[in-house]
The part of an RNA shown here (small-subunit ribosomal RNA, 3' major domain) has 475 nucleotides and comes from an uncultured bacterium.
Context: one part of a larger RNA
RNA sequence: UGACGGGGGCCCGCACAAGCGGAGGAGCAUGUGGUUUAAUUCGAUGAUACGCGAGGAACCUUACCUGGGCUAGAACGCAGAACGACGUUUCGGGAAACCGGAAUUCUCUUCGGAGCGAUCUGCGAGGUGCUGCAUGGUUGUCGUCAGCUCGUGUCGUGAGAUGUUGGGUUAAGUCCCGCAACGAGCGCAACCCCUAUACUUAGUUGCUACCGGUAAAGCAGAGCACUCUAAGUAGACUGCCGGAGACAAUUCGGAGGAAGGUGGGGAUGACGUCAAAUCAUCAUGCCCCUUAUGUUCUGGGCAACACACGUGCCACAAUGGGUAAAACAACGGGAAGCAAGAUAGUGAUAUUAAGCAAAUCCCUAAAAAGUAUUCUCAGUUCGGAUUGUAGGCUGAAACUCGCCUACAUGAAGUCGGAGUUGCUAGUAAUCGCGAAUCAGCAUGUCGCGGUGAAUACGUUCCCGGGCCUUGUACA
Numbered sequence: 001u002g003a004c005g006g007g008g009g010c011c012c013g014c015a016c017a018a019g020c021g022g023a024g025g026a027g028c029a030u031g032u033g034g035u036u037u038a039a040u041u042c043g044a045u046g047a048u049a050c051g052c053g054a055g056g057a058a059c060c061u062u063a064c065c066u067g068g069g070c071u072a073g074a075a076c077g078c079a080g081a082a083c084g085a086c087g088u089u090u091c092g093g094g095a096a097a098c099c100g101g102a103a104u105u106c107u108c109u110u111c112g113g114a115g116c117g118a119u120c121u122g123c124g125a126g127g128u129g130c131u132g133c134a135u136g137g138u139u140g141u142c143g144u145c146a147g148c149u150c151g152u153g154u155c156g157u158g159a160g161a162u163g164u165u166g167g168g169u170u171a172a173g174u175c176c177c178g179c180a181a182c183g184a185g186c187g188c189a190a191c192c193c194c195u196a197u198a199c200u201u202a203g204u205u206g207c208u209a210c211c212g213g214u215a216a217a218g219c220a221g222a223g224c225a226c227u228c229u230a231a232g233u234a235g236a237c238u239g240c241c242g243g244a245g246a247c248a249a250u251u252c253g254g255a256g257g258a259a260g261g262u263g264g265g266g267a268u269g270a271c272g273u274c275a276a277a278u279c280a281u282c283a284u285g286c287c288c289c290u291u292a293u294g295u296u297c298u299g300g301g302c303a304a305c306a307c308a309c310g311u312g313c314c315a316c317a318a319u320g321g322g323u324a325a326a327a328c329a330a331c332g333g334g335a336a337g338c339a340a341g342a343u344a345g346u347g348a349u350a351u352u353a354a355g356c357a358a359a360u361c362c363c364u365a366a367a368a369a370g371u372a373u374u375c376u377c378a379g380u381u382c383g384g385a386u387u388g389u390a391g392g393c394u395g396a397a398a399c400u401c402g403c404c405u406a407c408a409u410g411a412a413g414u415c416g417g418a419g420u421u422g423c424u425a426g427u428a429a430u431c432g433c434g435a436a437u438c439a440g441c442a443u444g445u446c447g448c449g450g451u452g453a454a455u456a457c458g459u460u461c462c463c464g465g466g467c468c469u470u471g472u473a474c475a
Base pairs, nucleotide, nucleotide: 001475002474003472004471005470007469008468009467010466011465012464013463015459016458019423020422021421022420027313028312029311030310031309032308033307034305035304042053043052064300065299067297068296069295070294076124077123078122079121080120081119083117084116087104088103089102090101091100092099093098106115107114108113126289127288129287131285135283136282137278138277139276140274142272147186148185149184150183151182152181153162154161155160166177167176168175192266193265194264195263197234198233199232200231201230202229203228206224207223208222210221212219237260240254241253242252243251244250316416320375321374322373323372324371332363333362334361337356338355341352342351343350344349382413387408388407389406390405391404392403393402429451430450431449432448433447434446435445
């Protein structure tokens, strides 16, 4: 100087407390461990692995296994040699890959050659093989915590100290005051994006105050007032008033205001820590394989199942289930696409087909809510697992191993032990919608809006962190 302490002081955080809802019990989905297996490819493993890499394993993917093939090779460059092919069609073998046979077969030319193509030879190949403890790059975490340092000066023999400590204050090393320090840098904040208010400009594909019109309808005239769209501008700065404070920083209350003291949200992650993660995104040193650890194909596996754990979905019901009529969104996507309407079907869906490269057309029905009615507390009109049958869709192909529909079946489950988790406001809870991936496949992920709470006395305690100080046989 650090680190540590079941030392001290001050402070913060959904850390506790106060509340609300979960998980832990059941069924199922998914990941992991274990076991099994010819193979169940590999990686991730306290917090910081476990709906993680994977934003989508039937083939492919695919790296694994079984078996069949190839060996300058599945792709590419250069040089040389000898060629005119390569390919297409067809026959045989075969699971295919591939092997063998037959037929057909280049272009330009100044006739020197050139182009193109495959074959052979050579130089390079190829490796998801090893090492993340050789590395780059990227990422997680402490932590969006308020810290981490430097120059000069001063102090100390020196390691170092000072500044950065102190008194206040802040979300903040934020600011003020003081001070042998004076300044500066990386962080903080602001500058960026979205959102909340208004104005200006603009007015189609958007909108409708006026008139017309319809069964209904911005449907038509007319207009750009309004809504909205998308560019610009304004607006919030403790600016104003009062109290407190050290005539400070600041803090408390108030006014005005759409918004008030960082308005709300996002992006943004200092010096560093964990030899943290990744050689399987990619790149790369060393080592290893080179008729195989490369490459190709068929089938299988990644989907197994006594069990254990994590993360979820759905329930156990009446604040509910069923039925009927009937409201109100936002974000997005669409051409090998989205598909209205009509017709057929109980339905999944099929047939046909208008419109739309989209503020125009389509996906698009929002659902919960509300209204009416039924069920009356039951393992039930709760719950839907499991299984059977019949169908539909995608796709060469749904047996291993997809999704959906109808009918039938109707399991466990009556609110969950110890212990444990999320959340402070348009949040939790609850309700549906969209997208990426994608032929098909979503309870996952990422977004969107609808309805919309309770509680916070407080900091004694648990956990993590910041500053000062103290002890130490630790570095």

Annotation: Its mean pLDDT, the model's own confidence on a scale to 100, is 82.